Small-subunit ribosomal RNA, central domain from a bacterium, 346 nucleotides, folded computationally. Its Rfam family is "Bacterial small subunit ribosomal RNA". Its mean pLDDT, the model's own confidence on a scale to 100, is 84.
[in-house]
Context: one part of a larger RNA
RNA sequence: UUGGGCGUAAAGUGUGCGUAGGCGGUUCUGUGUGUCUUGGUUGAAAUCCUAUGGCUUACCCAUAGUUCCGAUCAAGAAACUACAGAACUUGAGGAUUGACAGGGGUGCUGGAACAGCUGGAGUAGUGAUUAAAUACGUUGAUAUCAGCUGGAACACCGAUGGCGAAGGCAAGCACCUGGGUUUUUCUCUGACGCUGAGGCACGAAAGCUAGGGUAGCGAAACAGAUUAGAUACCUGUGUAGUCCUAGCCGUAAACGAUGUCUGCUAAGUAUUUCGUUUUUACGAAGUGCUGUAAGCUAACGCGUUAAGCAGACCGCCUGUGGAGUACGGCCGCAAGGCUAAAACAU
Numbered sequence: 001u002u003g004g005g006c007g008u009a010a011a012g013u014g015u016g017c018g019u020a021g022g023c024g025g026u027u028c029u030g031u032g033u034g035u036c037u038u039g040g041u042u043g044a045a046a047u048c049c050u051a052u053g054g055c056u057u058a059c060c061c062a063u064a065g066u067u068c069c070g071a072u073c074a075a076g077a078a079a080c081u082a083c084a085g086a087a088c089u090u091g092a093g094g095a096u097u098g099a100c101a102g103g104g105g106u107g108c109u110g111g112a113a114c115a116g117c118u119g120g121a122g123u124a125g126u127g128a129u130u131a132a133a134u135a136c137g138u139u140g141a142u143a144u145c146a147g148c149u150g151g152a153a154c155a156c157c158g159a160u161g162g163c164g165a166a167g168g169c170a171a172g173c174a175c176c177u178g179g180g181u182u183u184u185u186c187u188c189u190g191a192c193g194c195u196g197a198g199g200c201a202c203g204a205a206a207g208c209u210a211g212g213g214u215a216g217c218g219a220a221a222c223a224g225a226u227u228a229g230a231u232a233c234c235u236g237u238g239u240a241g242u243c244c245u246a247g248c249c250g251u252a253a254a255c256g257a258u259g260u261c262u263g264c265u266a267a268g269u270a271u272u273u274c275g276u277u278u279u280u281a282c283g284a285a286g287u288g289c290u291g292u293a294a295g296c297u298a299a300c301g302c303g304u305u306a307a308g309c310a311g312a313c314c315g316c317c318u319g320u321g322g323a324g325u326a327c328g329g330c331c332g333c334a335a336g337g338c339u340a341a342a343a344c345a346u
Stems, first nucleotide, its partner, number of pairs: 004317003007300002012314001014202004021195003025088007034080001035077008049065006091192001092189002095185001098182003103177007110154001114150007125136002162169002207248006216242002221237004259313006267290010295302002319346003328339004
C1' cells in the first nucleotide's frame, strides 16, 4: 500500500500567480480509443486449492475438477468516455454609465503630546516607590509663561465597521496605480473553465550589510533596592534596536489552529455598500449573532460565511521519546532556513 482521516486527539503548505498533469457545460453528426456482447486460439508440466482413491494412518503418491480472468484474433453494439467536425449560452471573460471603501506608492501640509535650548517670573525642594535609595536641584531644579528646534506616532470620528490573496493597512490634501461589489446600456467573445507536483512572486516581528537619523521607549550593560542569595520581578540611567534609504533573511499561536473551486439544504435578527421602491419592504454582494427546520460530531460545538449533502484537484498524517535532530544536498554575509533519517529506549 487496502482502508481511515486532517477545528481542538497525528495531520491544510503563510499567501497568491501559474507550467506539466488530473478533471470539466448544452445540442447534433461521424469514427469506434476506452467500454460492452458473441465466437475462436492460447495461457506447458510439476506446484497451490477442492473432491475421491492408494500405501495400516500421516508425510507422500495417483486421478479428476477449479484457478492462473489475462493476452490475442474475428464479427457486432454505440448509451457513456475519447477523438474529429459543426453549433449554442447558462460557466468564464470583455466593453460602457454612476456610486462605495484605513488597498498600494510618491510628494506636500497640520495640530496635540513629549524632549532639548533661549528668555521671563519664582524658591527649596523635586522625582520615585509598598516603603525607600540611587538620581536631579541654590552654577536656581520641580511647578508656570513665551519663543525656537527635533524626532516618532496620529486622540476624538471608531464600530461587533471598511479594504486587501495573505502578511497587513488609520491625521489631512494632491497626483499615479491594483483589485472588488453593485448599477445602466445595448450588447460582444463563445467553454476561453476548476485545481495545480515542480517553478515564480509577495510575505509580521526579530536579526544582518552599507549610509543616514535618534524625541520617547528600550534587549545588553551599570547603579539603587528587595532577598538567606537575586545574574530577576520594583527604581534610576542607558547602548544596539525601534525610524528613513538600498539590499538580504523567509520564519510566527503566519490562527478561523478549518486548502481552493462548484452545486444543493428551515428560519429569525443586526450591520456595510449599491440598486429598486408604494418608504412597508425587496434584490445583489459582504460582515456578525441566535438557532434546529434537518444533518454532522467522541464531545465541545458547526450549522447557507458548514465542521451538513455531493463532486473536482492539490497538500498532509500513521504511538511516544530520540528529532524537526544527525548526515548529505540546496539556499544565506551570518544568524540560520528548506529537505530529512536511523540506532536505541518505551